[in-house]
Context: one part of a larger RNA
RNA sequence: GAUGAACGCUGGCGGCGUGCCUAACACAUGCAAGUCGAACGGGGCCGCGCGCCGGGGGAGGCGAAUGGUUUACCAGGAGCCGAACCCUGCGCGGCCUAGUGGCGGACGGGUGAGUAACGCGUGGACAACCUGCCCCUCGCUGGGGGACAACACUUAGAAAUAGGUGCUAAUACCGCAUACGCCCGCGGGGCCGCAUGGCCCGGCGGGGAAAGGUUUUACCGGCGAGGGAUGGGUCCGCGUCCGAUUAGCUUGUUGGCGGGGUGAAGGCCCACCAAGGCGAUGAUCGGUAGCCGGCCUGAGAGGGUGUACGGCCACAUUGGGACUGAGACACGGCCCAAACUCCUACGGGAGGCAGCAGUGGGGGAUAUUGCACAAUGGGGGAAACCCUGAUGCAGCGACGCCGCGUGAGUGAAGAAGUAUUUCGGUAUGUAAAGCUCUGUCAGCGGGGAAGAAGUGGGCUUCGGCCCGGACGGUACCCGCACAAGAAGCCCCGGCUAACUACGUGCCAGCAGCCGCGGUAAUACGUAGGGGGCAAGCGUUAUCC
Numbered sequence: 001g002a003u004g005a006a007c008g009c010u011g012g013c014g015g016c017g018u019g020c021c022u023a024a025c026a027c028a029u030g031c032a033a034g035u036c037g038a039a040c041g042g043g044g045c046c047g048c049g050c051g052c053c054g055g056g057g058g059a060g061g062c063g064a065a066u067g068g069u070u071u072a073c074c075a076g077g078a079g080c081c082g083a084a085c086c087c088u089g090c091g092c093g094g095c096c097u098a099g100u101g102g103c104g105g106a107c108g109g110g111u112g113a114g115u116a117a118c119g120c121g122u123g124g125a126c127a128a129c130c131u132g133c134c135c136c137u138c139g140c141u142g143g144g145g146g147a148c149a150a151c152a153c154u155u156a157g158a159a160a161u162a163g164g165u166g167c168u169a170a171u172a173c174c175g176c177a178u179a180c181g182c183c184c185g186c187g188g189g190g191c192c193g194c195a196u197g198g199c200c201c202g203g204c205g206g207g208g209a210a211a212g213g214u215u216u217u218a219c220c221g222g223c224g225a226g227g228g229a230u231g232g233g234u235c236c237g238c239g240u241c242c243g244a245u246u247a248g249c250u251u252g253u254u255g256g257c258g259g260g261g262u263g264a265a266g267g268c269c270c271a272c273c274a275a276g277g278c279g280a281u282g283a284u285c286g287g288u289a290g291c292c293g294g295c296c297u298g299a300g301a302g303g304g305u306g307u308a309c310g311g312c313c314a315c316a317u318u319g320g321g322a323c324u325g326a327g328a329c330a331c332g333g334c335c336c337a338a339a340c341u342c343c344u345a346c347g348g349g350a351g352g353c354a355g356c357a358g359u360g361g362g363g364g365a366u367a368u369u370g371c372a373c374a375a376u377g378g379g380g381g382a383a384a385c386c387c388u389g390a391u392g393c394a395g396c397g398a399c400g401c402c403g404c405g406u407g408a409g410u411g412a413a414g415a416a417g418u419a420u421u422u423c424g425g426u427a428u429g430u431a432a433a434g435c436u437c438u439g440u441c442a443g444c445g446g447g448g449a450a451g452a453a454g455u456g457g458g459c460u461u462c463g464g465c466c467c468g469g470a471c472g473g474u475a476c477c478c479g480c481a482c483a484a485g486a487a488g489c490c491c492c493g494g495c496u497a498a499c500u501a502c503g504u505g506c507c508a509g510c511a512g513c514c515g516c517g518g519u520a521a522u523a524c525g526u527a528g529g530g531g532g533c534a535a536g537c538g539u540u541a542u543c544c
Stems, first nucleotide, its partner, number of pairs: 001543003005540005012404006018397002020362001025360003029357003034103003039100002042097008054087003060081003066075004110315003119240008129232002134228008142176001144174002151166006182207005188201005212220002241287003248278003253275004258270003290312004294305004317338005340351004368394001370393003376390001377388004407437004417428004441485001443480005451471001456467004488533005493514003499528005509516002
């Protein structure tokens, strides 16, 4: 000088940063990855329309027997027809949605356990490779089929869930057609190179595609081929800690031939053959450790370090495995084993915070179970929009850096008090009081943003206008009143700036080193005074 610090004493405000270094210990609870109804069939709710069918409903109409009688009326009501309306069914529209399907859950976020390694850094190579979404170019998008969820019925089970029978749609699945050297096989020609070879032109044979949606023709899609961009994969040179009280290590080991496997070279794996390969220029073994840009220190060389931010790697309770997919051997996917926790009807099941908060524990020690998607960015969608503990903000901590304040001027009767004294004085000390002034910050009152603009929503006279901010009534501006509310910590023997008195008496104690203390201690304790730094000051730890 520095720190992701801690501890002691003290503590006014703000800005920007930063905050489990220990137990990769165990985790209650909530949230952290969804979205698309413009791919699809259902289901639910609401509205409208229709009348073919069924059920209810009964306005109203026709009207038998029977009775009375002026043979034409009155009463009577069995039976028949039957409107409105309601339920069910069908169609259309709107909203919601479990399921099928698509894209995304391989990004973003966390941690540093493991790893001394092509892991990382740096420079190269791939004529040995892949690349969804995106961009460019060329071409195509024809015609069929069979299922399975949902659903209905049902079985087993406490549950988790599993099974059976039957129906059904698609941008789900499967054939067919068509096919650009796209793939495979066999030939030809040209050019080139870095060995295997690469590129271009042309021939024959064989093989391989597709999906539609829809506010209504404007888009969004689908398939094949080539190129780009981006992202990845592999290989190599060099560099990358300590120990020789670790000296020998190795049998798929080292190489070859042939094969398998992979997107791809390769003992990566396998059969056979050979006996090689590494090592004092430190193999092997053991210990420690994520690496780097950087950061700290230093004149530099160097030494130390790898928190935050950025890049790469590895991991996701421990160990193993593959599936899906452009991409994983996959943190909030699957299977198996193990430990642990929980539920259970004891038969069987469920779980994984090294995501954000939060809890217990460990520890000298490290924060809120906050607000918002307004901005930036990401996923899905045609869009509206939805999701986003990424992110933006707020909260807590003097943990760090920076800024500001705790007043300024004047004021000698050098007041009082205190300390000391040779009792004259000296010091505190212009310090205080007093007078004059200012009003930062905090407080109170009033006003009040930028961050927001493309897209978006609403209105429109088609010119345009309006709306939307978590932070936040925050920053900032104006005003009000009063010096008011705001100073401590360490040191004073030398190193090292700063001295006296009393107490103590090798005691009590101090101490970084030298060393102080045994009766006048500037070194212990207290006081007065002084020095240093200052919202901090010291101590401890660690590095230079």